[in-house]
RNA sequence: AGGGUUUGAUCCUGGCUCAGAAUGAACGUUGGCGGCGUGGAUUAGGCAUGCAAGUCGAACGCGAAACCCCGCAAGGGGCGUAGCGUGGCGAAAGGGGCAGUAACGCAUAAGCAACCUGCCCUCCGGUCCGGGAUAUACGGUGGAAACGCCGGGCAAUACGGGACGUCGUCCCCGGGUGGCAUCACUUGGGGAUGAAAGGUUUACUGCCGGAGGAGGGGCUUAUGUCCUAUCAGCUUGUUGGCGGGGUAACGGCCCACCAAGGCGACGACGGGUAGGGGGUGUGAGAGCAUGACCCCCGCCACUGGCACUGAGACACUGGCCAGACUCCUACGGGAGGCUGCAGUCGAGAAUCUUCGGCAAUGGGCGCAAGCCUGACCGAGCGACGCCGCGUGGCGGAAGAAGGCCUUCGGGUUGUAAACGCCUGUUGGGGGGGAGGAAUACUGACCGAUCCCCUGAGGAAGCACGGGCUAAGUUCGUGCCAGCAGCCGCGGUAAGACGAACCGUGCGAACGUUAUUCGGAAUCAUUCGGCUUAAAGAGUGCGUAGGCGGCGUGACAAGUGAGGGGUGAAAUCCUGUCGGCUCAACCGUAGGGUGGCCAUUCAUACUGUCAUGCUCGAGAGAGGUAGGGGCCGGCGGAACUUCCAGUGGAGCGGUGAAAUGUGUUGAGAUUGGAAGGAACGCCAGUGGCGAAAGCGGCCGGCUGGAUCUCUACUGACGCUGAGGCACGAAAGCCAGGGGAGCAAACGGGAUUAGAUACCCCGGUAGUCCUGGCCUUAAACGAUGGGUACUGGGUAGGAAGGGUACCGAUGGCCCCUCCUGCCGCAGCGAAAGUGCUAAGUACCCCGCCUGGGGAGUAUGGUCGCAAGGCUGAAACUCAAAGGAAUUGACGGGGGCUCACACCAGCGGUGGAGCAUGUGGCUUAAUUCGAGGCUACGCGAAGAACCUUAUCCUAGACUUGACAUGCACGGAUUAGCCCCCUGAAAGGGGGGUGACGCCCGCAAGGGUGGAACGUGCACAGGUGCUGCAUGGCUGUCGUCAGCUCGUGUUGUGAGAUGUCGGGUUAAGUCCCUUAACGAGCGAAACCCUUGUCCUUAGUUACCAUCAUUCAGUUGGGCACUCUAGGGAGACUGCCGGUGUUAAGCCGGAGGAAGGUGGGGAUGACGUCAAGUCCUCAUGGCCUUUAUGUCUAGGGCUGCACACGUGCUACAAUGGGGGGUACAAAGGGGCGCGAACCUGCGAAGGUCAGCUGAUCCCAAAAAAGCCCCUCCCAGUUCGGAUUGCAGGCUGCAACUCGCCUGCAUGAAGUUGGAAUCGCUAGUAAUCGCAGGUCAGCCAUACUGCGGUGAAUGUGUUCCUGAGCCUUGUACACACCGCCCGUCAAGCCACGAAAGCGGGGGGCGUCCGAAGUCGCCGGGCUAGCCGCAAGGGGGCAGGCGCCGAAGAUGAAACCCGUGAUUGGGACUAAGUCGUAACAAGGUA
Repeated sequence: AGGGUUUGAUCCUGGCUCAGAAUGAACGUUGGCGGCGUGGAUUAGGCAUGCAAGUCGAACGCGAAACCCCGCAAGGGGCGUAGCGUGGCGAAAGGGGCAGUAACGCAUAAGCAACCUGCCCUCCGGUCCGGGAUAUACGGUGGAAACGCCGGGCAAUACGGGACGUCGUCCCCGGGUGGCAUCACUUGGGGAUGAAAGGUUUACUGCCGGAGGAGGGGCUUAUGUCCUAUCAGCUUGUUGGCGGGGUAACGGCCCACCAAGGCGACGACGGGUAGGGGGUGUGAGAGCAUGACCCCCGCCACUGGCACUGAGACACUGGCCAGACUCCUACGGGAGGCUGCAGUCGAGAAUCUUCGGCAAUGGGCGCAAGCCUGACCGAGCGACGCCGCGUGGCGGAAGAAGGCCUUCGGGUUGUAAACGCCUGUUGGGGGGGAGGAAUACUGACCGAUCCCCUGAGGAAGCACGGGCUAAGUUCGUGCCAGCAGCCGCGGUAAGACGAACCGUGCGAACGUUAUUCGGAAUCAUUCGGCUUAAAGAGUGCGUAGGCGGCGUGACAAGUGAGGGGUGAAAUCCUGUCGGCUCAACCGUAGGGUGGCCAUUCAUACUGUCAUGCUCGAGAGAGGUAGGGGCCGGCGGAACUUCCAGUGGAGCGGUGAAAUGUGUUGAGAUUGGAAGGAACGCCAGUGGCGAAAGCGGCCGGCUGGAUCUCUACUGACGCUGAGGCACGAAAGCCAGGGGAGCAAACGGGAUUAGAUACCCCGGUAGUCCUGGCCUUAAACGAUGGGUACUGGGUAGGAAGGGUACCGAUGGCCCCUCCUGCCGCAGCGAAAGUGCUAAGUACCCCGCCUGGGGAGUAUGGUCGCAAGGCUGAAACUCAAAGGAAUUGACGGGGGCUCACACCAGCGGUGGAGCAUGUGGCUUAAUUCGAGGCUACGCGAAGAACCUUAUCCUAGACUUGACAUGCACGGAUUAGCCCCCUGAAAGGGGGGUGACGCCCGCAAGGGUGGAACGUGCACAGGUGCUGCAUGGCUGUCGUCAGCUCGUGUUGUGAGAUGUCGGGUUAAGUCCCUUAACGAGCGAAACCCUUGUCCUUAGUUACCAUCAUUCAGUUGGGCACUCUAGGGAGACUGCCGGUGUUAAGCCGGAGGAAGGUGGGGAUGACGUCAAGUCCUCAUGGCCUUUAUGUCUAGGGCUGCACACGUGCUACAAUGGGGGGUACAAAGGGGCGCGAACCUGCGAAGGUCAGCUGAUCCCAAAAAAGCCCCUCCCAGUUCGGAUUGCAGGCUGCAACUCGCCUGCAUGAAGUUGGAAUCGCUAGUAAUCGCAGGUCAGCCAUACUGCGGUGAAUGUGUUCCUGAGCCUUGUACACACCGCCCGUCAAGCCACGAAAGCGGGGGGCGUCCGAAGUCGCCGGGCUAGCCGCAAGGGGGCAGGCGCCGAAGAUGAAACCCGUGAUUGGGACUAAGUCGUAACAAGGUA
């Protein structure tokens, strides 16, 4: 600090997402030790049990047991313990929780002249007299219990009365000082009133009054403190006053009366959420988020209410009442409150021990000893967090084994292990033990350090490895199983799934999930935007507010400076120092704590006040232009209707028609009348207006602008939340009007349909008056104002200057308005550019991913339609802007091609051949599928071929290759037999070879071979979508690229565009391009002319000869095959730019690439081929291999493609007669001769070929004869018979011959193919394959030999330029809506259920307060009676819970209903994107 993700690529906008840090966490896998921290975040849900607040005998009474004394005993006395009670202090602290609370609750800073304060400290003074009760206990008694009741009776530091009174308080009368309004402080005098308690003991400690202090609290003020305006008005004790009550104290805190105020857009009131702060997390910071542990404050204590006591409470472990819940009960009645520490249940993803101790720190009580203390100190549990340590160290290569990979060579795991030598952290066992104790006793717990023993032993995992992001290979799987944070992986070669090996990261942990901040400048204060990406309100006027010209003076609010106070501690920071071995942790010092407050000073700026100024703004005077607005009047053209005349058949309408209209007279034309609406030309990127908008002429009323002049006012200004006004069209209400036009509607067409486009009609409406509506692509998609910043040019409205003869003109200047082009700048780019989108300032409005949605809901406006305001759930990884390259267009321009046209001949109809589909079949093997499959692979299927084709029979190291081992001489080869359809199986006979030893016999051994066995062979099995190679096609089209330079942020562009020209990106010119490459062309072959060389087998002019170029001879000619020449727009004329070139001509065999061929750029179609071959992977291995027999590939209702032959007279038949080229031939071509009607047979020359043969008759052609238009003397299919040939074999299933037979067919619908010259058409010949042949095919050869066009409108295809695009799998594209299906969330809905809050009414507990108090009553007064005081009780106000009523709001649910989102392959259409076919 950034990265990934929208595209074919690019730049931008913009969202989503990742890497970081953090947590009171949880979950998964794993888990050695220690230190320090931390741990119920959910149900403020319910709780068993124990403990958590007592203490004091030096305040007081009683006083068991024990002990002592007296006593025989009963009993008494003493001591006074336990215990009980009275009394005092404490219990309001400490501890827990965060429900409530948006508040003086908290924070910061102040105030109280409006206050209180037990215990503690300091000072002053005091502590006298007498009195009446009472608890416990005792006796009696009620009750299950809890708990009482009655009686007599005892004490106090309990209670009460009296006295003195420094002094306090209050009142009255004076003095002084000060302040802040009420006043405060101080001092003198007088009056009233108010105290006390003792105890133990010899020294203390209590008690009372007063003053002060410390600490604690109460109250008040300023400022700050979440979301929501779909909460806009709230308020009656409300706001204030007077008087009272109450309180420690001010105060509507409470009450009576009076007034009518108070709060609110600077957000009242309402709703939601929430304890606040110090701090914590993150961040560069500003911020954002958060408030566990620790500290401060607040609030709460089962829920609600209430008071009592007290210094302090409306009281966590006190009281009363009500309620819910739980428990006990003898059913009568009682008891309880863990949000204390442990613990339990429940709910939950989830949070611990019913531990030890008061040793330390602290608290309560006590003189003290001491007691109490779940505060606290410790331990336990949990890797929950942070920190530290360890799981060993050194050596060790034959780089062991094993694993994994492999190109089979090796690589890697890996010095890793083993092995050798060590160590002892830690753990385990044993021993001692400083210290935590200041402090004598006292240590719950911890225990460093030290010593001994033991022995590498007990201690490593987790996640990840496609990119982001460090780290890859193999196997398995086969859109399955699965992964995934985003992009995305998986459909048979997955670095993305699962496993293994290897690697990477971290390490007692590692991952995941959740949440926060960051990245995110993605809410932008720092620090964003609004022409087209989301975003300027339709326009103006104007309220609040914000902002505001040039001077002078004053003030000092803002602002600045100085020192001061505060900002608790902890936290944070520090290279302050220190303590635990280090660290975490802790101590210490310093810093910081952004803030607030008062104070002193300054006065530039802002502000306020005062006083001036004129340039902003306004005003005055005089002009000017204008469809600015409103009202009234007038006008002509056109249109329609009506009347009349003329006239006589159509008119009208369209792509074409029809509906419509017309002989009852239309249309056309002439004249007249009426009506309504709109105003031609002028007219213009010209004018006016705030915008909407405004257009005939005249008049009236009226708003604004601009120019010139000025001696006026003196900042009066700009903007503008709310508000108000205006606001096209359509629409609505009422009343008019209605010619034309025209939603709806009717009809006619079009169409598959046509609720459209086109046509004929036609009603609202359009027009007027009045009233609503208030929207728009209300657009410059650009808010308003001010200032500044180069130019050029045009138009409009004024004014000024002028040396211009031409003057309403020219030239020059200035102001305002309206346009265009453009510098800088800006901008993502397009663009913008003094009319800014530049540079700045001020004010307002608006935006924050797409969809859902401008929808729902609420509110508000409207007569309605609807408008304004305006969400969420859910869903997607994008949606978008500009520009680029392509592709495409029923866009445009230019240009080509048998593309069309012109023409010739075909196909499509028939029969047959052949291929394909389909059907059939045991099988009809496979492939090819628009053009670019279909007489294609196949240039030869009877067997063979031939195949996973079928049926059947066989073989298994195999039909074929290589290697190894073993066997044995039986072998190889040959012959024979049996079986069988054959293959095969079984059996018999014969019988070799090399080398060594050996005379030989023989022995040994070996190669080929055989057998057995193992490796392996084999596969026309699969995948052409794993591939190589080869091929088709676009296309012989003219294109496709590169280097350097230039240009653009970039993709890219330029070059390659433009003007000419060409068959051509061919060439020329221009030119930010200059060059180059692959293509085109040329080079190559062939053909056309000539020359030359060479003449055999070719040729024969001349000579000789002959039946014959047969022979001699010749090399001239033809020809053959080697070499060469020739053609280059070279020459002439014209044209063109002087160019490239084009047109015409000459010469020439040939003329503008002469004809033909070979040659095929970058690429496209996942085109074709695994069945030519090669090859990865997969599959198969007594079979998918191999062999064999027979069948099939030839099957036939059909359909299509390609052909052949025809339909006839330009013909058929018969006879006669010419002229080729190119090929082939030795398992071959085969002459002549003989036989046969013929196919053919027999026999046999020649020829390995310019010689011989195929081969003859080339055919069409030419000549003669015949046929006479007919299903024929056309046509030959089909069928019968008889033959021939090839071959092992012609049944399925060959070809040929002869005789006989003689089908369809009389020129072919829609449609469609080829061809531009030696071409089409037509005629035959040859060859390959091949035993033969289903060849009419294919490949070649020559013969005869046309017609038409000289164009580019159209169809098809192609090239270049340009344009649009929402396409890029690229138009066979993209894409919209209904319907149907599934699923999800949401809205509406008769209702139903629930919740919190408020209001009215009723009832009214406890309790304070007030009144009454006839009942009861120890102290005081009184001799007494009685009084005073008190209490019970009653009444009243208030008052919780409760009851009830009417509303509002929120949540849930709801038959049904509405749209919405999403979901590989559903239905219907074709709306949008190209002029998207009606922009």